[in-house]
Context: one part of a larger RNA
RNA sequence: CGUUAGAGCAUUGUGAGGAUUCUUCUUUAGUACGAGAGGAUCGAGAAGGACAUACCUCUGGUGUACCAGUUAUCGUGCCAACGGUAAACGCUGGGUAGCUAUGUAUGGAGUGGAUAACCGCUGAAAGCAUCUAAGUGGGAAGCCCACCUCAAGAUGAUUGCUCUUAAUCUUAAUAAAGAUAUAAGGUUACGGUAAGAUUAACCGUUCGAUAGGUAUUAAGUGUACGUACAGUAAUGUAUUUAGCUAAGAUAUACUAACAAACCGAAUA
Numbered sequence: 001c002g003u004u005a006g007a008g009c010a011u012u013g014u015g016a017g018g019a020u021u022c023u024u025c026u027u028u029a030g031u032a033c034g035a036g037a038g039g040a041u042c043g044a045g046a047a048g049g050a051c052a053u054a055c056c057u058c059u060g061g062u063g064u065a066c067c068a069g070u071u072a073u074c075g076u077g078c079c080a081a082c083g084g085u086a087a088a089c090g091c092u093g094g095g096u097a098g099c100u101a102u103g104u105a106u107g108g109a110g111u112g113g114a115u116a117a118c119c120g121c122u123g124a125a126a127g128c129a130u131c132u133a134a135g136u137g138g139g140a141a142g143c144c145c146a147c148c149u150c151a152a153g154a155u156g157a158u159u160g161c162u163c164u165u166a167a168u169c170u171u172a173a174u175a176a177a178g179a180u181a182u183a184a185g186g187u188u189a190c191g192g193u194a195a196g197a198u199u200a201a202c203c204g205u206u207c208g209a210u211a212g213g214u215a216u217u218a219a220g221u222g223u224a225c226g227u228a229c230a231g232u233a234a235u236g237u238a239u240u241u242a243g244c245u246a247a248g249a250u251a252u253a254c255u256a257a258c259a260a261a262c263c264g265a266a267u268a
Base pairs, nucleotide, nucleotide: 001153005164006163007162008161009160010159015150016149017148018147021049022048023047024046025045026044027043033038051107052106053105054104055103059101060100061099062098066094067093068092069091070090071086072085073084074083075082076081112144113143118138119137120136121135167180168179169178170177171176185263186262187261188260189205190204191203192202193201210256211255212254213252214251215250216249217248219245220244221243226239227238228237229236230235
C1' cells in the first nucleotide's frame, strides 16, 4: 500500500515444511517343516541405540567478585581490621538465579485409500492355452490421508462475533471533490520483561505491585568484627549453626511509572 467505512478478538486451510528410524530379547515354539542336522512365517510383550522436541525437579557443568581460606607487596600514621595489585577472578575450596548436557520428560500411534515389482480370478482374440484385450482381487519402509508446525499478499486477498455510526468548513447544491476536529480503536511517551542486536512481541502506567528500595524468607558460604577466657606464642574455646550474601519467593506505595502529544470512520 492492498484486501472497498474504520476497528478489536476469534476462525477455515488452497498450500508449505517436519516427522514417519534401527536393533536385541521373551513368548508363540523346539511348534509348522524336515530322515536328521537344523528350524520358521504370522501374532503378543519387553528393553535398548541413534535422532528430534521441550525443560532444569534430580545428577553435574558454568556461574569474572556471592561466601570462605591463603601467599607476596603497597596503602589507610601504628596494632588490629580492611582496601588495591599480582594477564585481564593472584591462587585455592564451594556456589543462588539464568544458561546448559553427559541430566529429566516426551515422540515416531492407528486402521486406512490408490499403487510398483510380483501373485491371482474369470476370459477371448487363437473351439486349446493365457493375470488382460473388456471386467476383477491381493500386494511395499515408497505415494495420498492420518500426526506436529506455519499459513488469507490464497491479489481467487476466506469466515464469524463484537465495538464506533458523528460534526463543521470551502468550491458549486442534502451530489462530487477537498480540508478540519473527533468516535471505536491505535501509536508515541513513561516503568519494565522468563521478549530482545535494533526493531518486533508481551506486561504495567496511581482505580497501580511494573522496576528499584526496604522487611521477612528460600538458598549459598561456613561460625564474622569486637570482647572475655586458656596458652610464652602461633593458636584455640565461648559469645555463634554466627556474620555476610548476585540475578530467587512473599509482602510493602518509601522512590520512579509524571505530564502529555498524535493518528484514526461509506456513493451504505

Source information: Large-subunit ribosomal RNA, domain VI from a marine metagenome, 268 nucleotides, folded computationally. The coordinates come from a structure-prediction model, not an experiment, and the mean pLDDT is 86.